[in-house]
The RNA shown here (transfer RNA) has 74 nucleotides and comes from a Candidatus Heimdallarchaeota archaeon.
RNA sequence: GAGAUAGUAGUUCAGCUUGGUAGAAUGUCUGGUUUGGGUCCAGAUGGCCGGGGGUUCGAAUCCCUCCUAUCUCA
Numbered sequence: 001g002a003g004a005u006a007g008u009a010g011u012u013c014a015g016c017u018u019g020g021u022a023g024a025a026u027g028u029c030u031g032g033u034u035u036g037g038g039u040c041c042a043g044a045u046g047g048c049c050g051g052g053g054g055u056u057c058g059a060a061u062c063c064c065u066c067c068u069a070u071c072u073c074a
Stems, first nucleotide, its partner, number of pairs: 001073007010026004020057001027045006050066005
């Protein structure tokens, strides 16, 4: 220099193909259970989706650009 993949909750990931109210597990908090802890049960809590711009009635999703990480080629 060229190309590919990835970036979404504190963490690990789904959702993107086919635009229409953003989810799961785990974590954290509270309560129950227990002599206490763990396990288990119930409830609560948490992200305007890497930044910017565009298209659209409507964008995590489509388009452009930039940033970061990993990999391949040179």
Rfam family: tRNA. The prediction has a mean pLDDT of 81.